Background: Model confidence (mean pLDDT): 82 of 100. This is a predicted structure of a 72-nucleotide RNA (transfer RNA) from Ferruginibacter sp. The source organism's lineage runs through Bacteria, Chitinophagia, Chitinophagales, Chitinophagaceae and Ferruginibacter. Rfam family: tRNA.

RNA sequence: UGCGCCUUGAUGUAAUGGUAACAUACCAGUCUCAUAAGCUGUAGGUUCCUGGUUCGAAUCCGGGAGGCGCGA
Numbered sequence: 001u002g003c004g005c006c007u008u009g010a011u012g013u014a015a016u017g018g019u020a021a022c023a024u025a026c027c028a029g030u031c032u033c034a035u036a037a038g039c040u041g042u043a044g045g046u047u048c049c050u051g052g053u054u055c056g057a058a059u060c061c062g063g064g065a066g067g068c069g070c071g072a
Stems, first nucleotide, its partner, number of pairs: 001071007010024004018055001027041004048064005
């Protein structure tokens, strides 16, 4: 330099173009002499950035950024 793939809470992943969900972690409560485990509940997201298409975009399209892989 070329091609392909990936980017979504703190972490790992979901999500036919139509209310962004689940698990773990964190926090609070419960239980315990105490801690852990278990149980209950809350909070936490400009869906990497920018523009476009659309009534409507995490999703489709253009450009950019970062990461991984292959080739030269």